[in-house]
Molecule: small-subunit ribosomal RNA
Organism: uncultured rumen bacterium
RNA sequence: AGAGUUUGAUCCUGGCUCAGGAUGAACGCUAGCGGCAGGCCUAACACAUGCAAGUCGAGGGGCAGCGGGGUGUAGCAAUACACUGCCGGCGACCGGCGCACGGGUGCGUAACGCGUAUGCAACCCACCCGCAACAGGGGCAUAACGGAGGGAAACUUCCACUAAUUCCCCGUAUUGUCGUUAUCCCGCAUGGGGUUAUGACGAAAGCUUCGGCGGUUGCGGACGGGCAUGCGUGGCAUUAGGUAGUUGGCGGGGCAACGGCCCACCAAGCCAUCGAUGCCUAGGGGAGCUGAGAGGCUAAUCCCCCACACUGGUACUGAGACACGGACCAGACUCCUACGGGAGGCAGCAGUGAGGAAUAUUGGUCAAUGGGCGGAAGCCUGAACCAGCCAAGUCGCGUGAAGGAAGACGGCAUUAUGUGUUGUAAACUUCUUUAGCUGUGGAGAAAUAAGGUGGUCGAGACCACCGAUGCUAGUACACAGAGAAUAAGGAUCGGCUAACUCCGUGCCAGCAGCCGCGGUAAUACGGAGGAUCCGAGCGUUAUCCGGAUUCAUUGGGUUUAAAGGGUGCGCAGGCGGUGCCUUAAGUCGGCGGUCAAAUCGUGGGGCUCAACCCCAUCCCGCCGUUGAUACUGGGGCACUUGAUUACGGUCGAGGCAGGCGGAAUUCGUCGUGUAGCGGUGAAAUGCAUAGAUAUGACGAAGAACACCGAUUGCGUAGGCAGCCUACCAGGCCGCAAAUGACGCUCAUGCACGAAAGUGCGGGGAUCGAACAGGAUUAGAUACCCUGGUAGUCCGCACAGUAAACGAUGAAUACUUGCUUUCGGCGAUAUACAGUCGGAGGCAAAGCGAAAGCGAUAAGUAUUCCACCUGGGGAGUACGCCGGCAACGGUGAAACUCAAAGGAAUUGACGGGGGCCCGCACAAGCGGAGGAACAUGUGGUUUAAUUCGAUGAUACGCGAGGAACCUUACCCGGGCUUGAACUGCAACUGACAGAUGCAGAGAUGCAUUUUCCCUUCGGGGCAGUUGUGGAGGUGCUGCAUGGUUGUCGUCAGCUCGUGCCGUGAGGUGUCGGCUUAAGUGCCAUAACGAGCGCAACCCUUGCCGUCGGUUGCCAUCACUAUAGGGUGGGCACUCCGGUGGGACUGCCAUCGCAAGAUGUGAGGAAGGUGGGGAUGACGUCAAAUCAGCACGGCCCUUACGUCCGGGGCUACACACGUGUUACAAUGGGGGGCACAGCGCGGAGCUACCUGGUGACAGGAUGCGAAUCGUGAAAUCCCCUCUCAGUUCGGACUGGAGUCUGCAACCCGACUCCACGAAGCUGGAUUCGCUAGUAAUCGCGCAUCAGCCAUGGCGCGGUGAAUACGUUCCCGGGCCUUGUACACACCGCCCGUCAAGCCAUGAAAGCCGGGGGUGCCUGAAGUCCGUCACCGCGAGGAUCGGCCUAAGGCAAAACUGGUGAUUGGGGCUAAGUCGUAACAAGGUA
Repeated sequence: AGAGUUUGAUCCUGGCUCAGGAUGAACGCUAGCGGCAGGCCUAACACAUGCAAGUCGAGGGGCAGCGGGGUGUAGCAAUACACUGCCGGCGACCGGCGCACGGGUGCGUAACGCGUAUGCAACCCACCCGCAACAGGGGCAUAACGGAGGGAAACUUCCACUAAUUCCCCGUAUUGUCGUUAUCCCGCAUGGGGUUAUGACGAAAGCUUCGGCGGUUGCGGACGGGCAUGCGUGGCAUUAGGUAGUUGGCGGGGCAACGGCCCACCAAGCCAUCGAUGCCUAGGGGAGCUGAGAGGCUAAUCCCCCACACUGGUACUGAGACACGGACCAGACUCCUACGGGAGGCAGCAGUGAGGAAUAUUGGUCAAUGGGCGGAAGCCUGAACCAGCCAAGUCGCGUGAAGGAAGACGGCAUUAUGUGUUGUAAACUUCUUUAGCUGUGGAGAAAUAAGGUGGUCGAGACCACCGAUGCUAGUACACAGAGAAUAAGGAUCGGCUAACUCCGUGCCAGCAGCCGCGGUAAUACGGAGGAUCCGAGCGUUAUCCGGAUUCAUUGGGUUUAAAGGGUGCGCAGGCGGUGCCUUAAGUCGGCGGUCAAAUCGUGGGGCUCAACCCCAUCCCGCCGUUGAUACUGGGGCACUUGAUUACGGUCGAGGCAGGCGGAAUUCGUCGUGUAGCGGUGAAAUGCAUAGAUAUGACGAAGAACACCGAUUGCGUAGGCAGCCUACCAGGCCGCAAAUGACGCUCAUGCACGAAAGUGCGGGGAUCGAACAGGAUUAGAUACCCUGGUAGUCCGCACAGUAAACGAUGAAUACUUGCUUUCGGCGAUAUACAGUCGGAGGCAAAGCGAAAGCGAUAAGUAUUCCACCUGGGGAGUACGCCGGCAACGGUGAAACUCAAAGGAAUUGACGGGGGCCCGCACAAGCGGAGGAACAUGUGGUUUAAUUCGAUGAUACGCGAGGAACCUUACCCGGGCUUGAACUGCAACUGACAGAUGCAGAGAUGCAUUUUCCCUUCGGGGCAGUUGUGGAGGUGCUGCAUGGUUGUCGUCAGCUCGUGCCGUGAGGUGUCGGCUUAAGUGCCAUAACGAGCGCAACCCUUGCCGUCGGUUGCCAUCACUAUAGGGUGGGCACUCCGGUGGGACUGCCAUCGCAAGAUGUGAGGAAGGUGGGGAUGACGUCAAAUCAGCACGGCCCUUACGUCCGGGGCUACACACGUGUUACAAUGGGGGGCACAGCGCGGAGCUACCUGGUGACAGGAUGCGAAUCGUGAAAUCCCCUCUCAGUUCGGACUGGAGUCUGCAACCCGACUCCACGAAGCUGGAUUCGCUAGUAAUCGCGCAUCAGCCAUGGCGCGGUGAAUACGUUCCCGGGCCUUGUACACACCGCCCGUCAAGCCAUGAAAGCCGGGGGUGCCUGAAGUCCGUCACCGCGAGGAUCGGCCUAAGGCAAAACUGGUGAUUGGGGCUAAGUCGUAACAAGGUA
């Protein structure tokens, strides 16, 4: 110090989340020791038991109990008993002091409660200290004790006696108190102080060991308190008004003292937007945690203050209380009871129950520290000090150290004869002994009290020394001993975030802080191995701060992300021009006071270190005082530049009122005129023969003002447009006369405020919500059409909102240019430059996330106002205010999400645009879709109809050959090292063939024939047995390789460097022209390059050359009926090599060029000559695990394998691809001609014979340029004459041929017979641009044969048409919009239905706190009180005032609940539509 998360990617905004630290914690797992600190955060809930405040005999009377003494009795002693206050002492009692401290808790309290700083001239203070003075005399009681009584008890009554440092009276008295007199001094006010004189009033206590301790008055000090004040100290304004003792005065009462604290009277004040009052919450501070700091949060432990003591009230005593372990009363609760009455208050220490996630022992000691009492010893002290329990925190230590590689065993992983890792880890060797254990020793903490000794000074105090005393604790610590012994876990390992593999699981189980993992290869679940982090702890949860500059003072924003108020005026408030003087409030400095201690920081020191402790030092702030005076403020004087006014000029759709005008529209009347008009995409409703529309004339009404008109002008905004007049207001310019800072901004307030809307009254032409009808549509409560009410217009009044927008508040100043325009000035001027004020455009700097803004800022600064703080819920609910209503203003929460958003980028898409291409359309030719058949598919069926392929890109596809085989499917029969292959071991001997029998066969049984090599060990081969591998067309093409389809033979796809941009990215690759082409040229912040295109390759077309058999035959010769048949030849054809040829090269025109054009020339061929091979980056998780290969999973007497049979050929149907046709451009018959690619030995077969034929029987040539292989259409002749035919040939019957083990399921072919549908095919749709379509036949692969009409090739004959690019489809480039990016087969909205959740309303119902009125009214203070008590002081009694509690009543506030109801949120794939995003199909 940052990181993750919105996107395909980017930048920004913005929220959520994480890493850190902390805790009085809790929970889970684990746990060796010690030091120091800590330990009911919840029920201020209830409490059993014990203890927590006593002490003084040196105040007193006494003497119950204890000890001692004395006396007596029991003969003495011992002992026992009795008596005796004589002594030590002392229960209870009187009295004194203490009990108001210490300890606990945080209910209440938003307050002078607390903090801080002041004040008290308005106060008190026991014990302590100092000073001054004093203590004379007298008296009355009372408790205890004694006697009598009541009661269960608590307790209590009566009688009688008595003491005191108890109480009372008298006397005395200062500087006391009060009054009066005189006088002096002082203060901020009331006023205070001193001196003087005088009057009145007010004191005391004794004890003693004789040392002393006490008593009283007054003054002063100290300590402690009381009161008052400034400032500071929570939330809510959806709490805006509150207040009757209220505010003040006068007088009194009361108090320690001031004060409405209380009372009587008088006045009407007082508090409050600078937040009164109300409600909610809360003890405050020192401090603690966090943070760089500013700040935020907290208020445990320790310290200070406050409040409280079961709840409420009250006073008494006292120096002090309205009193935790006192009293009285009321209330609730608990307990005791003899039922008559009583008792109690752990928020003291322990402890119990309860509550709760959760918090300890009914311990020891007064040794120390401190407190109370006491002269002291001492007593008391759950304060305190110690110990116990608890990892609950923090600090420290340990669980060993060194060596040790065969890198052991085991585990895990793996590419598995091995390697890696665990891992120097272990074993093993050597060493050490902290902690723990055992033993021995053993502290400091203790200072001193009483008392004693010595010293100092003035009595008395102080100093030094001696001097009893240790709970903790035989602890700390020290020493010794044995022995590696007794001691390691937790969490995590997808990213953030350090750490990775295997197995299991299979959107299951589960994880998760955020993003997110899991649907068969999960580093994210569970386990294992390994690793990482921390370590006696580690994680989780909760909470706080941080990160978060995410409330921004430090330190944010507001055009588009959340955010500028619709506009103006303007009070308060904030801010404010120039000069001088003054003041010194702010500001700055010096000094002083305070800021308790502890804590923090710094320095030093002590416990072995550290934590911890000790010492020293230090602070923001507040107050006082004294200075400074630049700036701000206050006061004063002056100024003119800000502002305003005057004067002159000018401008405008500025406002308001009245008047006037023409065009248009509609309506009315009359005329002309006739059949339609109107309306739409097309129609219809509607209007019209009762005369419309159209047209002419006249008239009426209302509303709005064409052209001018603009990027114009005016106005604060809303807004303002015919012309004229009147009135009102404003801006600007010029001038420099006046005032002299009069200014800027503006919460609340006031006013204005489009359209729609409301009320009342008018008006009503047009248009036109609602509504009606007609269309459209699946529907159409819409878009379109015909009508049409409110409204639209006017007056008055309300309303008060808009995308009221420049989505940009107002004001002032400053900052580089160009340009257009409006109003003025210069100025006499249309040009031109200047100047002031407006309205626009484009740029510099700068700013901005970018888009963009840029003197009209979104730049640089200042002032003031308004507003924002994630999305949804929601501008909703409730409350309040306003309104006639509609509604407006103000304005939440629960809950929910991990985003929502801005700008820009690249794509994709658009029922956006531009350019271009393609048999894409169009123009043509021929088909498909109708029929029959063939074939494939779907479906159905089936024991099985094996599997795959499924829009284009599946469907005559895998299959280029399913009768068995193939074959993967089904049924049945067999086998299990297996049908095939292979390693090892043992045994056996061939293997195998033939024959017979059984069987459907596989197979089994029987008979028979029968090995090789050898170094003699054995080996080869085969079988059997055992074992390790096998085998699987089983699954996953979404784990893969390879291959393939498609976009698409489309022209694209990228890179390096440079440049631009914060960046994604862009540029290049865009633009113009051109091309089949990102082909090329030009231009150019780009310059080059790569993969594609093209070319190179094959083939075909022309020529040359080389070669010449099996090809050829021009010439020569021979032969034959005939034939290159033969000799010969290689000219030609041809075959096969090798070259040439074509490049827009030439010409003309156009063009910068590239290039285009041409009946151009030449040429076999002309602009890529035709065809092929060749398929960029990529897309479709496209296809294939069944061609092959391969990871993982699965089966193993079966999902393997063998065999027989069946099936893949089924058949109501549907679709695709084909064949044959429907005929005369034809069918049939006859005759005749011309190819090329190929193929052939289990083959092709000449030829001969037989058969109508398929074919058969012979026979010959040929492993083939040698032999074999009738081309057909065509052409010629004949016939048929338009018909279901001499078309068509399906189906069926019969008879055959061939292949094959076998043609039943289920072959092809032949002959005869039969002769079906079909007469050119709906919507729709396919192919093709030339040797193409169409048409004709031939060959080949597979193959025994063949279901081939399929596929792949070959040649023969051989067209038509293309104007053109509007439209359909596909594609390319540029551009535009986008809420899409799984990319339009996208995204996404609302109702309804279902489940869950929180919430509003609601007849009501049930509570809570507070206030008000009335009634009653305890205790108690106070007031009054003649009779009673007392000598008195005084008391009792009774009455009154006030009050707690209680009762009654009506309201307000605030919760809970509530049939029903409203919307909201979330949820897997529900229903209906399609609103939005593209022109989203009506922007």